[in-house]
RNA sequence: CAAGUUGGCUGAGUGAUCGCGGUCAGCGCCAAGGCGCUGGCUGAGGAAAGUCCGCACUCCGUAGAGCAUGGUGCCGGCUAACGGCCGGGCGGGGUGACCCGACGGAAAAGUGCAACAGAGAGGUGUAUUGCCUAAGCAGUGGUUCACGCCACUGCCGGCGAGGGUGAAACGGUGGUGUAAGAGACCACCGGCGGCGGCCGCAAUGUCGCUGGCCAGGCAAACCCCACCAGGAGCAAGACCAAGCAGGGCGAAGGGGCUGCUCGUCCCAUCUGACGUCCGGGUAGGUCGCACGAGGCUGUUAGUAAUAACAGUCCCAGAUAGAUGAUCACUGUGUUUGCCUCGGCAAACAACACAGAAUGCGGCUUAUAGGCUGACUUGGCCC
Numbered sequence: 001c002a003a004g005u006u007g008g009c010u011g012a013g014u015g016a017u018c019g020c021g022g023u024c025a026g027c028g029c030c031a032a033g034g035c036g037c038u039g040g041c042u043g044a045g046g047a048a049a050g051u052c053c054g055c056a057c058u059c060c061g062u063a064g065a066g067c068a069u070g071g072u073g074c075c076g077g078c079u080a081a082c083g084g085c086c087g088g089g090c091g092g093g094g095u096g097a098c099c100c101g102a103c104g105g106a107a108a109a110g111u112g113c114a115a116c117a118g119a120g121a122g123g124u125g126u127a128u129u130g131c132c133u134a135a136g137c138a139g140u141g142g143u144u145c146a147c148g149c150c151a152c153u154g155c156c157g158g159c160g161a162g163g164g165u166g167a168a169a170c171g172g173u174g175g176u177g178u179a180a181g182a183g184a185c186c187a188c189c190g191g192c193g194g195c196g197g198c199c200g201c202a203a204u205g206u207c208g209c210u211g212g213c214c215a216g217g218c219a220a221a222c223c224c225c226a227c228c229a230g231g232a233g234c235a236a237g238a239c240c241a242a243g244c245a246g247g248g249c250g251a252a253g254g255g256g257c258u259g260c261u262c263g264u265c266c267c268a269u270c271u272g273a274c275g276u277c278c279g280g281g282u283a284g285g286u287c288g289c290a291c292g293a294g295g296c297u298g299u300u301a302g303u304a305a306u307a308a309c310a311g312u313c314c315c316a317g318a319u320a321g322a323u324g325a326u327c328a329c330u331g332u333g334u335u336u337g338c339c340u341c342g343g344c345a346a347a348c349a350a351c352a353c354a355g356a357a358u359g360c361g362g363c364u365u366a367u368a369g370g371c372u373g374a375c376u377u378g379g380c381c382c
Stems, first nucleotide, its partner, number of pairs: 001378010012330007020043010045353001049364002052362005057233004069229005074088005089103001090101004104224002110222002112218002129162001130159003136155008171189006190214001192211007237287004246278005253267005294313008331351002333348007
């Protein structure tokens, strides 16, 4: 310098005017529930999203256990918990930094599945091409007096090595053996099981002995094993409570027009107007609901996730849902022009993804541009 790997941070800024939610103070009004005005403070995110996991919290059920069902699945640690995170092991990919992996059991409890191709796709299965003619039978020829022997052909038969198909065909190399062959047998190697030693908390690794000659794949198929999970969810739930309806008690009057009387109208008169009390509870309101597994800074312990301690800060709470609009300047971007090649000027309109609704921890997905740490490979120079 080029190409790459992997973390962390940021997510345009400032001001003015108008407006909206929350809260505090003052003033005014009030039908006593609040309402209005003025001023101060404050008002979205790294994902507020998807609602995929895990919790807190609430109610219901039970107060113990099991079954069903669902989930998780190498080992250790962290955590309130997790399917999350950290560290490690094993397997796979990459020259490498590094990345990916539902990674228990298919060797024994059982069942099941395997397209196409292929002879055969799974427990003793297959014979297309192919190798052989040893045993048995028949024929022909040679030889022999004959039996027999030899050669060839056919039938019956032997074989699973080579070719071929496939994602996958029952270890590899060499030898023995044979008619030809084959773990049929042997040596070594690979892989598997068992036992033991050593390092490690463990997964695992490594070494030795030994066994049988080799056991195919799929459990994000049923299933088996181990562990976890009661159900519903803030529209949870708690409190207050108009109107209407209901019940108890009282009751002959009550109400409108009005300051009063008269008058008149309406509702009642025991099937009860009206008054009062009661329980449940709709609309509506209040709480839940913003001090929390909280943020920031530092120290200590730890490889790390994380934890402990100290200091400091208070940081949205709407309810059909506020967090907006306009303008100016700056920044970034694009285009054009000028020139001293790095800046200047102008124009343009662009500035990602997106947006709270009980809260929290994760995961996943979306995301323009910018800043930054560590590392790898290659080239060049000293």
Model confidence (mean pLDDT): 78 of 100.
A computed fold for a 382-nucleotide RNA from an Ardenticatenaceae bacterium, annotated as Bacterial RNase P class A.
The model forms 93% of the base pairs in the Rfam consensus.
It is recorded under the gene name rnpB.
The sequence is in RNAcentral, with records from ENA.
Rfam family: Bacterial RNase P class A. By type it is a ribozyme.